[in-house]
Description
The RNA shown here (transfer RNA) has 75 nucleotides and comes from a Paracoccaceae bacterium. Lineage of the source: Bacteria > Pseudomonadati > Alphaproteobacteria > Rhodobacterales > Paracoccaceae. Rfam family: tRNA. It is annotated as a transfer RNA.

Parts: sequence; C1' cells; structure tokens
RNA sequence: ACGGCGGUAGCUCAGUGGUAGAGCAUCUCGUUUACACCGAGUGGGUCGGGGGUUCGAAUCCCUCCCGCCGUACCA
Repeated sequence: ACGGCGGUAGCUCAGUGGUAGAGCAUCUCGUUUACACCGAGUGGGUCGGGGGUUCGAAUCCCUCCCGCCGUACCA
C1' cells in the first nucleotide's frame, strides 16, 4: 500500500430497514450474626466520527479513524 473481518451498555455478544436487546457485572431490597449463594427490582447507549439515500438507518451507500488477519513492498 492492497484485500478481508470487526467497532452496539462496564465486559462478552445478538440484532442485517419499522420501539436498541441478552448474559455477566454495578447499585438497591429481601435472606444471613456476617460474607457467599439464591430471589426480586433499579440504573446504565451520541450503535467509532462525518455525510448521503429513504416516510423511516445500528442495518444500505460514500468518506475518515481505530483493532485483528492475510498478501505485497522497503530495510
């Protein structure tokens, strides 16, 4: 440099045009002498940035940034 895959909650991920979700974690309550386990509940998101298409975009298109892998080149 080129190509491929990926970026969504604190972490791991789902969602591939029509209300943004799950598990774990955090917090609160119950339970316990206390902790853990368990039960119930709560909060947490500019969907990597910008632009476009559309009645409507996490999802489609363009561009930029970041990560991983492969190929090529230089040393």